[in-house]
């Protein structure tokens, strides 16, 4: 100095004019003090908080899946472990079971799982082989060496698979000895089987006020009904067809699992403990519009600093992301012009 990887701020400003929402005061003129985000976006989890008249337990339906912890919860976070790409900082994993079953492994290709004999190799032959070649996405574990007619775990060595012991470790998992030749394969983001969570419905949920009018009917009716289906226990009516009136206002509606600092404890997420701190509540739905000045990016042309280029000062010209609360908090995911910080890896240069 380039390149890459990980994590964070920030994302326009200053005056001056008109103008808009809430609140609080008012002499009714006004006045003061407040007004979007890291995603407010998607609506993909999780929940608080309303209502269904509900609990309990099986089944079924749907969800998560490597171990241990955070958290109010979660499919989210943090650590490890294991497998995998990368030289490497890192990053990816729908990562439990293949000895409960069932299915599938097309096409090649001789043969695809209690599967093999095509070319090859040896032997006159009969036959024997599976170490060489092909075919495949996988072909009787893998390198080497002996031995054989020729070859094969046939037989040693390692490594790999299995079993069993001992050791570290909460744990997934490591390691380390000893046996054992060890066809009997791979797929569960096939079905399934094991754990482990889950009632529905939503703030257009609900509650209160004003105003208005019109009810007519049909099924069950404790053998019914209570948000998938049964049983049990405990409650009470339930469910619909047409039709008609209002579609107003309050309230839900913002002080919270809230944010910020600092100690302590934990690798970390986080947690306690103290102290401070209040930032929209809208309803055809506000935070805008104009001038003028900075700023920051990009382009152009000259002069000026400057030995040349780079840089820098000017002049000019154009832009300046993604977007926009509507119950209300945790997460993921997706978009983002452009300015910024730190740590870290590879690498080349100089000391």
């Nucleotide at each position: 100095a380039c390149a890459g990887u990980u994590g964070g701020u920030u994302g326009g400003g200053u005056g001056g004019u008109c103008g808009c929402g809430g609140c609080a005061c008012u002499a009714c003129g006004g006045u003061g003090c407040u007004g979007a985000g890291g995603a407010a976006c998607g609506u993909c989890c999780g929940g608080g908080c309303u209502c269904c008249a509900c609990g309990g337990a099986a089944c079924a339906c749907g969800g998560u899946g490597g171990u241990g912890g955070g958290u109010a919860a979660c499919g989210c976070c943090c650590a490890c472990u294991c497998g995998g790409a990368g030289u490497g900082a890192u990053c990816c994993g729908c990562a439990g079971g293949a000895a409960a079953g069932u299915g599938c492994c097309a096409c090649a290709g001789a043969a695809a799982g209690u599967a093999a004999a095509c070319c090859g190799c040896c032997g006159c032959a009969a036959g024997g082989u599976a170490a060489g070649g092909g075919u495949g996405a996988a072909a009787g574990g893998g390198u080497g060496a002996g031995g054989u007619a020729a070859g094969a775990g046939c037989u040693c060595a390692c490594c790999g698979c299995g079993u069993a012991u001992c050791g570290g470790g909460u744990g997934a998992c490591c390691g380390a000895u000893a046996c054992g030749g060890c066809a009997c394969g791979g797929u569960a983001a096939a079905c399934c089987c094991c754990a482990c969570c889950g009632g529905g419905a939503g703030c257009a949920a609900g509650a209160c006020c004003a105003a208005g009018u019109a009810g007519c009917g049909c099924g069950c009716u404790a053998u019914g009904a209570a948000a998938g289906u049964u049983c049990c226990g405990u409650u009470c009516g339930c469910g619909u067809g047409c039709g008609g009136g209002u579609u107003g206002g309050u309230u839900g509606c913002u002080a919270g699992a809230g944010c910020c600092u600092a100690a302590u404890g934990g690798c970390a997420a986080c947690a306690u403990u103290a102290g401070g701190u209040c930032g929209a509540g809208a309803u055809g739905g506000a935070u805008g519009g104009c001038c003028a000045c900075c700023a920051c990016u990009g382009g152009a042309g000259g002069c000026g600093u400057a030995a040349u280029c780079u840089g820098c000062g000017u002049u000019u010209c154009a832009g300046u992301a993604c977007a926009g609360a509507a119950c209300c908090c945790g997460g993921c995911g997706u978009a983002u012009a452009g300015a910024u910080c730190a740590a870290c890896u590879c690498c080349c240069u100089g000391u």
Record summary
Bacterial RNase P class A from Trueperella sp. LYQ143, 351 nucleotides, folded computationally. RNAcentral holds the sequence, with entries from ENA. The coordinates come from a structure-prediction model, not an experiment, and the mean pLDDT is 78. Rfam family: Bacterial RNase P class A. The family's RNA type in Rfam is ribozyme.